[in-house]
RNA sequence: GCCCCUGUAGCUUAAUUGGAUAGAGCACUGGCCUCCGAAGCCGGUGAUGCCAGUUCGAUUCUGGCCAAGGGUA
Numbered sequence: 001g002c003c004c005c006u007g008u009a010g011c012u013u014a015a016u017u018g019g020a021u022a023g024a025g026c027a028c029u030g031g032c033c034u035c036c037g038a039a040g041c042c043g044g045u046g047a048u049g050c051c052a053g054u055u056c057g058a059u060u061c062u063g064g065c066c067a068a069g070g071g072u073a
Base pairs, nucleotide, nucleotide: 001072002071003070004069006067007066010026011025012024013023019056028044029043030042031041032040049065050064051063052062053061
C1' cells in the first nucleotide's frame, strides 16, 4: 500500500435485515431506611466515532475520513 472486521453512556452491552421517547446492568448522584455505614427500596444525570449522501424517516443503507484489531507481499 491493498483486503477484512469493529466503533452506541465512565465500563459491559440490546435494538428481529430503515419506523413510536435508543433499552438494560454496573458505576455516579438525590432521597428513604440506619446511631453511622453497607445492603435494600424509590428517583435522576449521561450515549449512536466524524463529515456528507439516499430516504417521508438512518444506530441500521452508501461514500470519504479518523481510531482499534486481523490478514497479505